[in-house]
Context: one part of a larger RNA
RNA sequence: GGCGUGUGGGGGAUGUCUAGGCACCAGAAGGCGAUGAAGGGCGUGGAAGGCUGCGAUAAGCCUGGGGGAGCUGUCAAACGAGCACUGAUCCCAGGGUCCCUGAAUUACUGCAUGCUAAAUUCAUAGGCAUGCAGGGCGAACGUGGGGAACUGAAACAUCUCAGUACCCACAGGAAGAGAAAGCAAAAGCGACUUCCCCAGUAGCGGCGAGCGAAAAGGAAAUAGCCCAAACCGUCGGCUUGUCCGGCGGGGUUGUGGGGCUCACAUGUGGAGUUACAAAUCCAACGGCUAGAAGAAUCCAGCGGAAUCUGGAACCAUAGAGGGUGAUAGUCCCGUAAUCGGCAGCUGAUUGGACUCCGUGAGGUUCCCCGAGUAGGACCGGUCACGUGAAACCCGGUUUGAAUCUAGGAGGCCCAUCUCCUAAGGCUAAGUACUCUCUGGUGACCGAUAGUGAAGAGUAGCGCGAGCGAAAGAUGAAAAGUACCCCUGUUAGGGGAGUCAAAAGUACCUGAAACCACACGCUUACAAGCUGUCGGAGCACAUUUAUUGUGUGACGGCGUGCCUUUUGCAUAAUGAUCCGGCGAGUUACCGUCGAUGGCCCGGUUAAGACCUUAAGGGUCGAAGCCUCAGGGAAACCAAGUCUGAAUAGGGCGUCAUGUCAGCGGCGGUAGACGCGAAAUCUGGUGAUCUACCCAUGGGCAGGUUGAAGCGCGGGUAAGACUGCGUGGAGGACCGAACCCACUAAUAUUGAAAAAUUAGGGGAUGACCUGUGGGGAGGAGUAAAAGUCUAAUCAAACCAGGAGAUAGCUCGUUCUCUCCGAAAUAGCUUUAGGGCUAGCCUCAAGGAACUACGUUACGGGGGUAGAGCGACUGACCUCGUUUGGGGCCCUUCCCGGGGUACCCUGCGUAUCCAAACUCCGAAUACCGUAACGACUAUCUUGGGAGUCAGUCCCUGUGGGAGAAGCUGCAGGGUCAAGAGGGAAACAACCCAGAUCGCCUGCUAAGGUCCCAAAAGUUUGCUCAGUCACAAAGGAUGUCUGAAUACUGUGACAGCCGGGAUGUUGGCUUAGAAGCAGCCAUCAUUUAAAAAGUGCGUAAUAGCUUACCGGUCGAGUAUUCUGGCACCAAUAAUGAACGGGAGUAAGCAAACUGCCGAAGCAGCGGGCUCGAAAGAGCGGUAGGAGAGCGUCCUGAUUGCGUAGAAGCCGUACCGUAAGGAGCGUGUCGAGCGAUCAGGAGUGAUUAUGCCGGAAUGAGUAACGAUAAAGCAGGUGAGAAUCCUGCUCGCCGUAAACCUAAGGUUUCCUGGGGAAGGUAAAUCCGCCCAGGGUUAGCCGGUCCCUUAGUCCAGGCCGAAAGGCGUAGACGAUGGAAAGCAGGUUAAUAUUCCUGCGCUGCGUUAUGGGGGACGUUGUACGAAUUGAGGUCGGGGCGCUGGUCGUCCCCGUGCCGCAAGGCCGAGUGCAUUUGAUCACGAAGCCUCAUGAAGUGCAACCAAGAAAAGCCCAUACAUUAGCAACCGUACUAAAACUGACACAGGUAGGUGAGGCGCGUAGCCUCAGGCGCUC
Repeated sequence: GGCGUGUGGGGGAUGUCUAGGCACCAGAAGGCGAUGAAGGGCGUGGAAGGCUGCGAUAAGCCUGGGGGAGCUGUCAAACGAGCACUGAUCCCAGGGUCCCUGAAUUACUGCAUGCUAAAUUCAUAGGCAUGCAGGGCGAACGUGGGGAACUGAAACAUCUCAGUACCCACAGGAAGAGAAAGCAAAAGCGACUUCCCCAGUAGCGGCGAGCGAAAAGGAAAUAGCCCAAACCGUCGGCUUGUCCGGCGGGGUUGUGGGGCUCACAUGUGGAGUUACAAAUCCAACGGCUAGAAGAAUCCAGCGGAAUCUGGAACCAUAGAGGGUGAUAGUCCCGUAAUCGGCAGCUGAUUGGACUCCGUGAGGUUCCCCGAGUAGGACCGGUCACGUGAAACCCGGUUUGAAUCUAGGAGGCCCAUCUCCUAAGGCUAAGUACUCUCUGGUGACCGAUAGUGAAGAGUAGCGCGAGCGAAAGAUGAAAAGUACCCCUGUUAGGGGAGUCAAAAGUACCUGAAACCACACGCUUACAAGCUGUCGGAGCACAUUUAUUGUGUGACGGCGUGCCUUUUGCAUAAUGAUCCGGCGAGUUACCGUCGAUGGCCCGGUUAAGACCUUAAGGGUCGAAGCCUCAGGGAAACCAAGUCUGAAUAGGGCGUCAUGUCAGCGGCGGUAGACGCGAAAUCUGGUGAUCUACCCAUGGGCAGGUUGAAGCGCGGGUAAGACUGCGUGGAGGACCGAACCCACUAAUAUUGAAAAAUUAGGGGAUGACCUGUGGGGAGGAGUAAAAGUCUAAUCAAACCAGGAGAUAGCUCGUUCUCUCCGAAAUAGCUUUAGGGCUAGCCUCAAGGAACUACGUUACGGGGGUAGAGCGACUGACCUCGUUUGGGGCCCUUCCCGGGGUACCCUGCGUAUCCAAACUCCGAAUACCGUAACGACUAUCUUGGGAGUCAGUCCCUGUGGGAGAAGCUGCAGGGUCAAGAGGGAAACAACCCAGAUCGCCUGCUAAGGUCCCAAAAGUUUGCUCAGUCACAAAGGAUGUCUGAAUACUGUGACAGCCGGGAUGUUGGCUUAGAAGCAGCCAUCAUUUAAAAAGUGCGUAAUAGCUUACCGGUCGAGUAUUCUGGCACCAAUAAUGAACGGGAGUAAGCAAACUGCCGAAGCAGCGGGCUCGAAAGAGCGGUAGGAGAGCGUCCUGAUUGCGUAGAAGCCGUACCGUAAGGAGCGUGUCGAGCGAUCAGGAGUGAUUAUGCCGGAAUGAGUAACGAUAAAGCAGGUGAGAAUCCUGCUCGCCGUAAACCUAAGGUUUCCUGGGGAAGGUAAAUCCGCCCAGGGUUAGCCGGUCCCUUAGUCCAGGCCGAAAGGCGUAGACGAUGGAAAGCAGGUUAAUAUUCCUGCGCUGCGUUAUGGGGGACGUUGUACGAAUUGAGGUCGGGGCGCUGGUCGUCCCCGUGCCGCAAGGCCGAGUGCAUUUGAUCACGAAGCCUCAUGAAGUGCAACCAAGAAAAGCCCAUACAUUAGCAACCGUACUAAAACUGACACAGGUAGGUGAGGCGCGUAGCCUCAGGCGCUC
């Protein structure tokens, strides 16, 4: 170190629980608000804070009612102080009070009335007054005005999404609609609304995707009315008219009505506060807002406790529920049945007051019956209806009727017919919704669930709109551990005590990861998915037996899981681990199946009635399906259509449908889960940044020397020029300031852009503060697609929204049976689909249907072959039949030649996918027999598959390349394990149901690793075997052929190898041997006019050839076997290794080994009547089960201990299930049968929480620096004091705006914060602290800009803008010195000062302004001197031209204060007293003033002054800020190396605010 066990820690799963949610039902209510709402702020208690209540009458005041003993709400106990039977607290009802804000209102708008009153006489506009109303908020529902896009259409534009989301206006408890200018169809209905149905029908529709009615029928609920006009009357007006207006009567309809007029007739009825007219009141009754009362039990046992168990009782119109120390009808609260109201509210009830309304039929006349209307045209919209033949309805523009003998409609239009009467209005119920109240229910959740929320819109984040958590449980009861001990301790622990138990406020149970400790075994020669099979040893034990547990020396075999793939150990994806959560659901419609009901067809929907604890039951036939089909239809009908047909043919006639719940699948919905980039709508942002506007501020110092001017020169005058003066400049150098070019560092930073060292600009197109403007297809942009809050080729937030995703990933228990595909056709299609093919399940029927073998019979045109058989290709030879060319001859005819071309004939060879005179094997078709058995077929439900891979055969492409690519046939893998090939998807053997320490074999093997072997005959010498070619080679073996050979071969040795002749030619030469020609002859045994070497040429050597010697085979070629060379790459690697001469190769023989094959024995399952057969498996189909949660019924267990957790040697084929324990725990939980699901996780770069690893590693944030002593304290590097040292010193000092908001000061503390410690702190606790007429702001003014009465404009929201108001960064009155506090001071104190104090109006002045340069210059500051005080030095110098400190302020003045220092006491003073000099010079110079130059020409208003008019005299001066902070307090997530406007800012050297060193002062940067 590993495994195991035990004991703990850690953590918070599991179980149990519920305070909170979710959904639904019923009832109520459906608003609140100028009588000040909703919401908020601030207060309010004896007592700090949160919640609740309340409002300065402030957890409350008054009255009435209820109630009856305690009370002063809660977190949250105690104390204090009180109240209460003279009735408190508490509950109900009514009053009173009700701060500030908010519609927020001292306003505005509308209406009414009155008064007043312009241009303009009357009048009107306008104004004023009074009264009433409105305004705002609120969850959904409603009506209207505007109105998307993603998406779908597999693209997209009409279309769809959808009149949806969203914005806006307004209303009500509902809204809207509504009493026919309607529907219908020859019959009729009779307002509207809602439900069922009609019906996914009629239709609409790139006739695509999709959209989609209505009449009728059945129900719910029912309700009808009023004006305008004609006519009459009356009043008023003038423009006197056939006029207009007000009021009253009249009148309200479509079988047309009314008016006028004529004649006739009629009677006391009806209605009402929701329309039809409108005010109410009283009484009764009911309901609501507090309540009252309410039966019945005891004993024993166990136990901490009784509700449990046992026994004996009781009540019940009450056995709903909850509580009580476990489970209670009889203990408590309640429950059933019953009762109750001072007051308020309420009712669709009843009655009474009260109020209102009303008459019919007939005739004449032709007066009335809703006008810029109906209708038309054009253009739109809405109707289911997309312009269509498009009616009907609505709108814009433009036209434009009729009055009953009229008008509209009936889906273009016309006619007939029918229905209705527009252009005015009101109207309950039935319907929609739920912010809210009350009651109830749940096969809803139970703390990662259920609301985001068991209280939270909190903590926190963001400029903002907005976003948005986590977090429950001690116990019956706090009985919350008295007391003792350890310790610095309020930390923690040990005793003791409480309790049933420590369950101990990190608290029920308390799993796992992870971290420890103890024990057992094991481990230091041993290599790897860490297991499995075998197994020695050791240790321990008992559900006692052929025993178990733990460990595991050694051996065999063995490359994780998921996903995706042709194929993954792959070095392809994903996962750190553990726990919890996490994905095919639901509704409707369709289709198929099994089940059930009925079938003399089935069934109800809405709704109604009855009823329950919850369920349900009964009606309801509207409607739907079926019962009849055919046809385009008319139509006919067991037939019909076609047709001339009675023919033929097509489709029918012969079968059982329907309803319900269940299961499979589909459609519409988000539809298995997670995931875009985007699009649209409405808002929020210019505190960052870009630009602009207004008003302020800043720029050390040095340099250069433009114009102009002056003088001189010069000229006729100029020009020109020298010197000086002058001080210009997008001038120069260079700090502050701004920027960001280079490098390094940094890059889990100090920093989400910096640091360091350099760099650029630095009077300008400069930088900067404050306030303001414009914004998302928009702004802004010296332009980079830059910037618009760390976001920009279209910000951010919320919504449409669960957009869409032919894409990727993930998708959770078990077993059984079968089991694919990677192909065809089509596809804006190719990684997606649809249909077919192949799989599965069910049903059906049945024939040798399919399959195999054999036999027989067929057609074919492939392989092959052939071409003297075509088409074409192709190579010879012979011949010359014919034609042509060329040459010769020729007057012509003709002839001859030809190494030319073509052709014929003959001969030999020969090619073809698109040649065939031929032509198989297979395959295919048919027939028969046999075999085998349902494999075949049909119909229906459900799929998956459309990326294939390698090998063999036949082929195309490619290069007769590919582990390449396309086809066809077969096989394997895919989806297939086992054996072999060392290892090795696709090769060889062989198809795994399970077990066995059985046997036999296949491929392949048999020396060892490693199971099994020998014999015989050859071959090989190369370690070939045990990678490889062309090519090469006297390797070797075998075979064949030819030639020579005892008449003597081959090789060697000896000898010869001659002559004409130096052949001829050529040549300088050429003599065998440069070259050309010829290549004869002679002598010979043989000898080339020469095979090589050689020479200038000769010469010389040699060969062929011959003889001799020798004495047996020699030479060449070819076939086959095995070897050799060729043979060269990067760590060492070509039998798997050792080794091997066989243990290599070839052949033969006989054994053996060898697999999950076959066989044997035993078991399981499927199919089958049996016999028997079968059981590898991905996608996928089918079947059977296990487990979880909940419900019902039945039946049980449990404080003598439920669930959960921990352990365990038992059972089951699996998912799983028991039992057990001196185990833990402490209250609920099972079984069986049914039913219902938020029902099963190892993986989604999943979500949440916890814990590891890295790792005791990096780091601890500027390298300006510490050291010592003393103090305090439990403890000191760090705190305090002192001394020394170091750092900054145009800051790292001081003042002060913004911002922060108590950080300030004092005392105390040390848990957390502080990058370590801490006695310390910007931390925590408590207490304290900010004092103003003159500082700043307001009571004054205005800039940019903002709001904006009236006004103008606009679908709405709203936009612009006048008067007016607001708005500093600017203008505008007044204070200084000293002292004082722990903390404030121009504020307090002392001293001495100063300012303001009428009103409005008009006019004027003034306020009032740039930049640069320059001059003067109070003040300020510094230096030097003077004066005063002190010193003379440890260690070199130092009585001096030495050193140190001071030499100040206020006041007209008198004078006062201060002052180096001295004195006294003292602990470290909180302090007290005294106190010298207190002058001069120089330099600087930014308050202020003046001047000059220049061009870009440089706020407004008020205060103020003057003039005019009116009024009048005392003390007053209010409010807000004031602490601290300039970085550890702001902004950057931090005590962060960044950023942050302005002022003061000393000395030496120096031009200087540079740089270096130092004053004052502050620090040493928290390891």